Record summary:
A computed fold for a 147-nucleotide part of an RNA from a Myxococcota bacterium, annotated as small-subunit ribosomal RNA, 3' minor domain. Rfam family: Bacterial small subunit ribosomal RNA. It was read from a public genome assembly. The source organism's lineage runs through Bacteria, Pseudomonadati and Myxococcota.
Context: one part of a larger RNA
RNA sequence: CACCGCCCGUCACACCACGAAAGUUGGCUGGACCCAAAGCCGGUAGCCCAACCCGCAAGGGAGGGAGCCGCCAACGGUCUGGUCGAUGAUUGGGGUGAAGUCGUAACAAGGUAGCCGUAGGGGAACCUGCGGCUGGAUCACCUCCUU
Numbered sequence: 001c002a003c004c005g006c007c008c009g010u011c012a013c014a015c016c017a018c019g020a021a022a023g024u025u026g027g028c029u030g031g032a033c034c035c036a037a038a039g040c041c042g043g044u045a046g047c048c049c050a051a052c053c054c055g056c057a058a059g060g061g062a063g064g065g066a067g068c069c070g071c072c073a074a075c076g077g078u079c080u081g082g083u084c085g086a087u088g089a090u091u092g093g094g095g096u097g098a099a100g101u102c103g104u105a106a107c108a109a110g111g112u113a114g115c116c117g118u119a120g121g122g123g124a125a126c127c128u129g130c131g132g133c134u135g136g137a138u139c140a141c142c143u144c145c146u147u
Stems, first nucleotide, its partner, number of pairs: 003110001005107001008103002011100001013097004018092003023087012039072001041070004047065003052061003113134009
């Protein structure tokens, strides 16, 4: 490269990250209950025991031990929560991408001035109603300022 300009949204295609999602799955963690090893401690000990005590002895006593009971209790199990992650048919918009589709909303009074809020409607940009703003062109008038 200056209106043969600029430019908006839907749709189509490709890629990227993200959200939602029936669920599936993993880490950490809370609560209730069940089971309960080893071990500590407590109890018991009719069975066992060289040392100490009594006794010539048999045996008895003291003390200790096996065993048994109990408390605590790891692991495990059942149920029920919390939290963080992975994955997930499908779904939602977003971003990016020389030459795709449909229209033409905005930029000039952009051909219905535009924009803001709100409500309704519509393939899409958008359209319509109501209220507001001028950051609207044109024409006329009023006030003020400068010459």